The part of an RNA shown here (small-subunit ribosomal RNA, 5' domain) has 533 nucleotides and comes from an uncultured bacterium. The coordinates come from a structure-prediction model, not an experiment, and the mean pLDDT is 84.
Context: one part of a larger RNA
RNA sequence: GAACGAACGCUGGCGGCGUGCUUAACACGUGCAAGUCGAACGCGAACAGUUUCUUUCGGGAAACCUAGUAGAGUGGCGCACGGGUGAGUAACGCGUAAGUAAUCUAUCCUGGCAUCUGGAAUAACCCACCGAAAGGUGAGCUAAUACCGGAUACGUUGAUUUAUCAAGAAAGGUGGCCUCUAUUUAUAAGCUACUGUGCGAGGAGGAGCUUGCGUACCAUUAGCUAGUUGGUAGGGUAAUGGCCUACCAAGGCAACGAUGGUUAGCGGGUCUGAGAGGAUGAUCCGCCACACUGGAACUGGAACACGGACCAGACUCCUACGGGAGGCAGCAGUGAGGAAUAUUGCGCAAUGGGGGAAACCCUGACGCAGCGACGCCGCGUGGAUGAUGAAGGCUUUCGGGUCGUAAAAUCCUGUCAGAUGGGAAGAAAUGCAUAUAUAUUAAUACUAUUUAUGUUUGACGGUACCAUCAAAGGAAGCACCGGCUAACUCCGUGCCAGCAGCCGCGGUAAUACGGAGGGUGCAAGCGUUGUUC
Numbered sequence: 001g002a003a004c005g006a007a008c009g010c011u012g013g014c015g016g017c018g019u020g021c022u023u024a025a026c027a028c029g030u031g032c033a034a035g036u037c038g039a040a041c042g043c044g045a046a047c048a049g050u051u052u053c054u055u056u057c058g059g060g061a062a063a064c065c066u067a068g069u070a071g072a073g074u075g076g077c078g079c080a081c082g083g084g085u086g087a088g089u090a091a092c093g094c095g096u097a098a099g100u101a102a103u104c105u106a107u108c109c110u111g112g113c114a115u116c117u118g119g120a121a122u123a124a125c126c127c128a129c130c131g132a133a134a135g136g137u138g139a140g141c142u143a144a145u146a147c148c149g150g151a152u153a154c155g156u157u158g159a160u161u162u163a164u165c166a167a168g169a170a171a172g173g174u175g176g177c178c179u180c181u182a183u184u185u186a187u188a189a190g191c192u193a194c195u196g197u198g199c200g201a202g203g204a205g206g207a208g209c210u211u212g213c214g215u216a217c218c219a220u221u222a223g224c225u226a227g228u229u230g231g232u233a234g235g236g237u238a239a240u241g242g243c244c245u246a247c248c249a250a251g252g253c254a255a256c257g258a259u260g261g262u263u264a265g266c267g268g269g270u271c272u273g274a275g276a277g278g279a280u281g282a283u284c285c286g287c288c289a290c291a292c293u294g295g296a297a298c299u300g301g302a303a304c305a306c307g308g309a310c311c312a313g314a315c316u317c318c319u320a321c322g323g324g325a326g327g328c329a330g331c332a333g334u335g336a337g338g339a340a341u342a343u344u345g346c347g348c349a350a351u352g353g354g355g356g357a358a359a360c361c362c363u364g365a366c367g368c369a370g371c372g373a374c375g376c377c378g379c380g381u382g383g384a385u386g387a388u389g390a391a392g393g394c395u396u397u398c399g400g401g402u403c404g405u406a407a408a409a410u411c412c413u414g415u416c417a418g419a420u421g422g423g424a425a426g427a428a429a430u431g432c433a434u435a436u437a438u439a440u441u442a443a444u445a446c447u448a449u450u451u452a453u454g455u456u457u458g459a460c461g462g463u464a465c466c467a468u469c470a471a472a473g474g475a476a477g478c479a480c481c482g483g484c485u486a487a488c489u490c491c492g493u494g495c496c497a498g499c500a501g502c503c504g505c506g507g508u509a510a511u512a513c514g515g516a517g518g519g520u521g522c523a524a525g526c527g528u529u530g531u532u533c
Stems, first nucleotide, its partner, number of pairs: 001533004006529005013379006019372002021337001026335003030332003035077003040074002043071001049064006084290003093215008103207003108203003112199004116150004125140001127138004156167005172195006181188003216262003223253003228250008265287004269280004292313004315326004343369001345368003351365001352363004382412004392403004416474001418469005426460001431455005437449003477522005482503003488517005498505002
């Protein structure tokens, strides 16, 4: 000199864009942060209102409507994403470059084949019961794209005689129509469109595993290792492998630093520097690890799963003492710790995600707003004229000098802030209505797609911006002035009080302490402290 997720002191007008627990991975009250689908399925209220009946005039009962709504339940998909934190980890964890002929992949896309035929349950519900609660037990009824058989099998798997045998699958739903079939106008067991389901192939995206090289400090850590190193066989896995087991061999690593200890998430990057390098890893992006502590699993394409389940532990809470409940390192917020770090805000309008055919629902992701000069950037605090060089302050050799064109005064301007009025872009879609064309079809239905027109949607926000009004009116401080280092005098003090980054200053004229006047530097900031180069 530059930089900072900074803090402290003094001061503080406005805006834009960023950014904000670096400490206790300490403990957490409260609210919200993951749901959705009725086009998979069976059930199914109530309040209010209307009418009727009845009445001891308080009321009671029934029907309709509320409504196939609310609601819970079965089932599907999602919950493994998104969001947080950096405790652990010196490691194939990360980075980079390869390999996988040793592998998997739900949803999505492309194209192929199939979608035949049966069955038994169970929740919800109802009844009975236990319990303070959390919750649970028994009996009975019922549905499905839930579950289980049978048939079929291109490719798949297994066996072997290599052309044979065996095993193994599926689920329906919605809209429309009467051309065919069935009874009669209408309907479905029929036809048709869309969607779903099963099998196998390819793709995309994702994931697992393996390897070369690189990846902190200590030798005041020198030897370490028995599943240890390798082989055979088996198990296990999607898959290789001591990953695991049995047997066999005695190996394997190490001064090119094994083992041990300490510290630490890694990278893109960031800061500094002419560079080489050094330091660092906040925000943003990629990867990893973790979710009160420890462990082992289930489901699933994927987890050994932050807001799932089980066991143990610590802690907190409820209890009828028998037993139960919980996990903010999600967003806010509280206490504690600390020099120190924000609102228990608004909205799904946009972008993105989950579910759904869609409408739509959910989304503390996200978009916005609030707070903080925490940082960067921009703007303002007025401009011109104005000498009697006013008053006043300071100083003086008492003549003067200086603050100083500075002020006053005169003439202007109107940024920001203020008031009034107007007022966006961000919105593209989707859906609906009408028209149009194409495909499909028996069809001018339905459905899908194209095009056009209309309609619909804004948290921010009456915000940005624009215009008008009034008015110099509301808006300057901080540090320094001995040398380094730009900037000097007076008074007070008298080795005292004090200053200080280094040299050093102060013991009676201190440009170095304290105050004043003046000056210098930066400026809505200025200094100090800390850290890095």